[in-house]
Context: one part of a larger RNA
RNA sequence: CUGGGCGUAAAGGGUGCGCAGGAGGUUGCGUAAGUCGAUUGUGAAAGCUCCGGGCUCAACUCGGAAAGUGCAAUCGAUACUGCGUGACUGGAGGGCCGGAGAGGCAUACGGAAUUCCAGGAGUAGCGGUGAAAUGCGUAGAUAUCUGGAAGAACACCAACGGCGAAAGCAGUAUGCUGGAAGGCGCCUGACUCUGAGGCACGAAGGCCAGGGUAGCAAACUGGAUUAGAUACCCAGGUAGUCCUGGCAGUAAACGGUGCUCACCAGGUGUCGGUGGAUUCGACCCCAUCGGUGCCGAACCUAACGGAUUAAGUGAGCCGCCUGGGAAGUACGGUCGCAAGAUUAAAACUC
Numbered sequence: 001c002u003g004g005g006c007g008u009a010a011a012g013g014g015u016g017c018g019c020a021g022g023a024g025g026u027u028g029c030g031u032a033a034g035u036c037g038a039u040u041g042u043g044a045a046a047g048c049u050c051c052g053g054g055c056u057c058a059a060c061u062c063g064g065a066a067a068g069u070g071c072a073a074u075c076g077a078u079a080c081u082g083c084g085u086g087a088c089u090g091g092a093g094g095g096c097c098g099g100a101g102a103g104g105c106a107u108a109c110g111g112a113a114u115u116c117c118a119g120g121a122g123u124a125g126c127g128g129u130g131a132a133a134u135g136c137g138u139a140g141a142u143a144u145c146u147g148g149a150a151g152a153a154c155a156c157c158a159a160c161g162g163c164g165a166a167a168g169c170a171g172u173a174u175g176c177u178g179g180a181a182g183g184c185g186c187c188u189g190a191c192u193c194u195g196a197g198g199c200a201c202g203a204a205g206g207c208c209a210g211g212g213u214a215g216c217a218a219a220c221u222g223g224a225u226u227a228g229a230u231a232c233c234c235a236g237g238u239a240g241u242c243c244u245g246g247c248a249g250u251a252a253a254c255g256g257u258g259c260u261c262a263c264c265a266g267g268u269g270u271c272g273g274u275g276g277a278u279u280c281g282a283c284c285c286c287a288u289c290g291g292u293g294c295c296g297a298a299c300c301u302a303a304c305g306g307a308u309u310a311a312g313u314g315a316g317c318c319g320c321c322u323g324g325g326a327a328g329u330a331c332g333g334u335c336g337c338a339a340g341a342u343u344a345a346a347a348c349u350c
Base pairs, nucleotide, nucleotide: 003322004321005320006319007304008303012318014201015200016199017198021194022193023192025088026087027086028085029084030083031082033081034080035077036076037075038074039073040072041071042070049065050064051063052062053061054060091191092188093187094186095184096183097182103177104176105175106174107173108172109171110154114150115149116148117147118146119145120144125136126135162169163168206247207246208245209244210243211242215241216240220236221235222234223233258317259316260315261314262313263312266295267294268293269292270291271290272289273288274287275286276285299306300305323350324349325348332343333342334341335340
C1' cells in the first nucleotide's frame, strides 16, 4: 500500500412486501469446520538468491545450501466465528388500556356556485379588450325574481397542522378496514436487519369497452395583434377532465439526500400521548416519549450549507457512478392493443 465516491460536480432504484444470499443481542456446555501452533511427508530437474569451484575474466558452467510464502496427514490450543444443545430479556413480536388523524373502501345525504329549461317583471343593449372585433340580443338578451334539471368540486375552519410506504388523502353521516404514537411491563424468547431476482402499489397524460358531460378545455374554427402570428389576448369548441371494468408503468415520482441500528452540546415553535405540581375542575408551568419545523456547538463540506429528522462518528445490507457529445439512441431481448416502456452499446468526434 491492498480504489474513490453518489444534497447541488457523474452517481440513491418512484414506493413497499419479500424467496435466495449477506450480516446478526447476553450467557453456560459440547464440538473443533474456520482460526492458531507443533511434527512428519510432499512441494521434479533447470531457473532465481546465497556460499564455494572450473574455463586468463565475464557470459557460461559444476557442487552445496536456502527458498519454493503451498498442500496433506497426525497431535495439540479454544479467545473469536461457525455448528449442536441449554438458559436469559435489553432487540423483535404479542396482550391489555385510554386517546389522535383529509390513512383506505363502500353507501347515503347537504349547501353555495355554474350552466341549461320553464315562468314573472322589464328594455336596448350585453359581453369582451391595451384598444377592438368575432359572438349574444327587439323571434326580447344582459341585469332581477320564482320554480325545475344536470354534472363536477367541496369556500370559511386551514396551520410553518395531521395521516399514509410512496403515489397521494379535505363537505357531512354511517358501515367495513390498515397503520402509527403513548401508558402498563402481563406473554413469547433473538422469532432480527437488509434484500439480487420476484410480486404488489404507483400523479398527470395516454389506450380499450361501456356510461356520463355542468364548468373547464389539447385539437380545431372564427376575431384581433403582427412584416408574418400555424402563438401570447378574445368569442366558440371536440377529445379529455367524471364513473365502472381492464391496459399502460412514466415524472424536477425531489428532501434532487436508499433502508436499519447505536452513539455525539443546546435553544425555540408546533402536533399526539403520559406523568408531576397546582386547581373546585382546568389552562399556564415542570418532566418525559413519539412526530413535524426553525436556529445553532462539536464535527463534516470544494463551497453553499448540513448539524439528535446529519450531509457528524461507527456497523450491516442493497442500488448506482467512473470525461463531454453521439445516446438513454441503434441493434437484439422482454413487456404492451398501440403510444411506448425496460435492458442497453459502438463507430466517429472533442
This is a predicted structure of a 350-nucleotide part of an RNA (small-subunit ribosomal RNA, central domain) from an uncultured organism. The coordinates come from a structure-prediction model, not an experiment, and the mean pLDDT is 91. The full RNA is in RNAcentral, with records from ENA and SILVA.